[in-house]
Context: one part of a larger RNA
Molecule: large-subunit ribosomal RNA, domain II
Organism: Minisyncoccales bacterium
């Protein structure tokens, strides 16, 4: 891991709600007691409980009575019930089950280790060579040199032996700390045998909060104890019916309550309540819009100041400052306006809407996301805080390739039917065809500023047979090398100016060209030609911008180019668990019918007419297990249990038949529960 078994809302007291039985001349007995066929029954037994009166703090009054000085008031009363039983629940017990770390008490430990006492053991070898002393010399002496004996150190070097520096090895080890190398002390605060003593808020401690028996910031061990867990994980059998919050308030409160809010059940009413239309109303939002209150721009006029430039001055230019006028503007906390929706009412019409009030049990109180209006943020973000809507959650089907939140639509079953929805129609994969345009970018099928003789359309302006653009042929000239600068400037380095003349026309010169000329070319003109040509605006599809990390990877994919892209338009099909059709089950309302009776309910049967997705969570019927009891039956001519098949039953189930088995079972009434198992790192056992 698996399989089996066992494994969690229980009992008892005590309220309160339902249903339900008794008694009502209110009602029940409770210890005890007596008898008995004793885990029992039966009588007895009102002591007492509840009820019968109620306000008040109380005294006391009293169908009242408190408040008050008094109440016109204003509270609480002026309703006989008790008692068992079942269910639902709330409270007090362990209180559905398991699950700490801790807390307290008695106890029990120094055979591990820590510190101290007591008697006891141990330390190879070498090494250095203090104090003191001897001997010669030296000195006047203290005392100094030499030399020699001597053997002193928490002294060197290094083994027993104590330790455990650094590494490596092991890491289901040889070992819950070893092993190899390496290293540290090794006469000392050494090291050890043996007896003893100290102990749990206690000891010990050369202090690391370390040891105190592989446990230590409070040891083990039994008890208190089923501690206690606002947390987590589990909580075991079916069918029908109704369904939510994730939000408000307070909260040492924020992942928890409690009280509303929203579910459900049953009374109570019986249309009060929803949808829809009409009319009537309040209102200052979204636009708008400067008349207020503010912000902000231009431009004129005006008043004061002479501030500063200019001028002799008159004046003038620029500014400052006060009023005003025209223009075009903003604004959550401006409004001279003012919607649309929403919101109050009253009137019709609808209809199995559904509201309000009593009361029984809840469950939510982390919400996602998308649309829209907003507030923070960066008009960031699968961000965040609100407000109205969906949807998820609780929702499953068909689309979106795949995809709780997005589009379409809400699954009671059954059909190899029929028609749509979004969405699609070459082919993977159901199902398409036609007409008029676009687009060449595989653009569709990812993106901006910006960019561009890309290509359709439309609008406009200009030129054109008196000949327009282009192309061709031909011309482009003189004053003059304009002046000036410069080495040199001769249209063509630069400054400066930019006339005139000839003429059809031809710049003091458009561009390339030289050192500078030159030289080619362009405006310009004219001839040939021939019939359309030049700009601008506004759109529609495209173009470039455009560079990323695992592999084409930005259509799901092949593949698509008068399309299988795109823009209108038109008919047709596909296509869901919608919707229809046909069968079948079930709820509720209701109309008729029949029986039963506690005669106003309740069971059945036909009908009509709406219903049946579903987590917390309500509330309804039922299935099957063990057992007690009554009645009925099976059973060695084979019970229970299992093992296979058929068949019922919406389901939990249930018969039946054959094998196996060898002795106890069923059925139908009433009871009582140690009554269902897949999960709880569940216990046990087995594999």
């Nucleotide at each position: 891991g698996c399989c089996a078994a066992c494994g969690a809302g229980u009992u008892c007291g005590u309220g309160u709600a339902u249903c339900u039985u008794c008694u009502u001349u209110g009602u029940c007995u409770a210890a005890g007691u007596g008898c008995u066929u004793u885990u029992g029954g039966c009588a007895u037994g009102a002591a007492g409980g509840c009820g019968c009166a109620g306000g008040g703090a109380a005294a006391c009054c009293a169908a009242g009575u408190c408040u008050u000085a008094a109440a016109a008031g204003g509270g609480c009363g002026u309703u006989u019930a008790g008692a068992g039983g079942a269910u639902g629940u709330g409270c007090g017990a362990g209180a559905c089950c398991c699950g700490a770390a801790g807390c307290c008490a008695a106890g029990c430990g120094a055979g591990c280790u820590u510190g101290c006492c007591a008697u006891g053991g141990c330390c190879a070898g070498g090494g250095u060579g203090a104090g003191u002393c001897c001997u010669g010399g030296a000195g006047a002496a203290a005392u100094c040199c030499a030399g020699g004996a001597g053997g002193a150190g928490g002294c060197c070097c290094g083994a027993a032996c104590c330790c455990g520096u650094g590494a490596g090895u092991c890491g289901u080890g040889c070992a819950a700390u070893u092993c190899u190398c390496u290293g540290g002390g090794a006469u000392g605060a050494g090291c050890u045998g043996u007896g003893g003593u100290a102990a749990g808020a206690a000891g010990u401690g050369a202090a690391a909060a370390g040891c105190u028996a592989a446990u230590c910031g409070a040891g083990c061990u039994u008890g208190g104890u089923a501690a206690u867990a606002g947390c987590u994980g589990g909580u075991u059998c079916u069918c029908c019916c109704c369904g939510a919050a994730a939000u408000a308030g307070c909260u040492u409160u924020a992942g928890g309550g409690c009280u509303a809010g929203c579910g459900u059940c049953g009374g109570u009413c019986g249309u009060a309540u929803g949808a829809g239309a009409u009319u009537g109303g309040a209102g200052g939002u979204a636009g708008a819009g400067c008349g207020c209150u503010g912000a902000a721009u231009g431009g004129g006029a005006u008043u004061a100041c002479u501030u500063g430039g200019g001028g002799c001055a008159a004046c003038u230019c620029a500014g400052u400052c006060u009023u005003u006028c025209c223009a075009a503007u903003c604004a959550a906390a401006c409004u001279c306006c003012g919607a649309a929706u929403g919101c109050c009412a009253a009137u019709c019409u609808u209809u199995u809407u559904u509201a309000a009030c009593c009361g029984g049990c809840a469950g939510u109180u982390a919400g996602a996301c998308u649309g829209u209006g907003g507030g923070g943020g960066c008009u960031a973000a699968g961000c965040u805080c609100c407000a109205u809507g969906g949807u998820c959650a609780a929702a499953a089907g068909g689309g979106a390739c795949a995809c709780a939140g997005c589009c379409c639509a809400g699954a009671c079953c059954u059909u190899c039917a029929u028609c749509u929805a979004a969405g699609g129609u070459c082919c993977c994969u159901a199902a398409a065809c036609c007409g008029c345009g676009c687009u060449a970018a595989g653009u569709g099928g990812g993106a901006a500023a910006g960019g561009a003789g890309g290509u359709g359309g439309a609008a406009u302006u200009c030129c054109u047979g008196u000949g327009a653009u282009a192309g061709u042929u031909a011309g482009g000239a003189g004053g003059u090398u304009a002046g000036c600068u410069u080495a040199g400037a001769a249209g063509c380095a630069g400054c400066u100016a930019u006339c005139c003349u000839u003429c059809a026309a031809a710049a003091a010169g458009u561009g390339c060209g030289u050192a500078a000329u030159a030289g080619c070319u362009u405006a310009c003109u004219a001839g040939c030609u021939a019939a359309g040509g030049a700009g601008u605006u506004c759109u529609g599809c495209g173009c470039c911008g455009a560079a990323g990390a695992u592999u084409u990877a930005a259509c799901g994919g092949g593949g698509c180019u008068u399309a299988a892209g795109c823009u209108c338009g038109g008919u047709a099909c596909c296509g869901a668990a919608g919707a229809u059709a046909a069968g079948g089950c079930u709820g509720a309302a209701u109309a008729c019918a029949u029986a039963a009776u506690u005669u106003a309910u309740u069971a059945u049967g036909u009908g009509u007419u709406c219903g049946g997705g579903g987590u917390a969570g309500g509330g309804g019927a039922g299935c099957g297990u063990u057992c007690u009891u009554c009645a009925u039956u099976c059973a060695g001519c084979g019970a229970a249990g299992u093992c296979a098949a058929a068949c019922c039953g919406u389901g939990a189930g249930g018969u039946u038949u054959g094998g196996u088995g060898g002795a106890g079972g069923a059925u139908g009434g009433a009871g009582a529960a140690g009554u269902g198992a897949g999960a709880a790192u569940g216990u046990u056992g087995g594999c």